[in-house]
């Protein structure tokens, strides 16, 4: 450098134009003598940044950033 693929809460992960599911922590209540199991509840104005297109964008399009595969150039 050129060619792909990934980016979603603290951690995993769903979701692929109709307005962020679920688990697991963490936090606050009930239970219990306490802890632990058990249940309920709250926990993303928002998906790497940034612009665009559309009534409406995680989803599509442009352009950066990171990180990961393969090729390649110097040395």
């Nucleotide at each position: 450098u050129g060619g792909g693929g990934u980016g979603u809460g603290g951690c995993c992960a769903a979701g692929u134009g109709g307005u962020a599911a679920g688990g697991c922590a963490c936090c606050g209540g009930g239970u219990u003598u306490u802890g632990g199991u058990c249940u309920c509840g709250a926990c993303a104005u928002u998906c790497g940044g940034g612009g665009g297109u559309u009534c409406g964008a995680a989803u599509c399009c442009c352009u950066c950033c990171a990180c990961c595969c393969c090729a390649g150039c110097c040395a």

Background: This is a predicted structure of a 75-nucleotide RNA (transfer RNA) from a Calditrichaceae bacterium. Lineage of the source: Bacteria > Calditrichota > Calditrichia > Calditrichales > Calditrichaceae. It matches the Rfam family "tRNA". The family's RNA type in Rfam is transfer RNA. Its mean pLDDT, the model's own confidence on a scale to 100, is 80. It was read from a public genome assembly.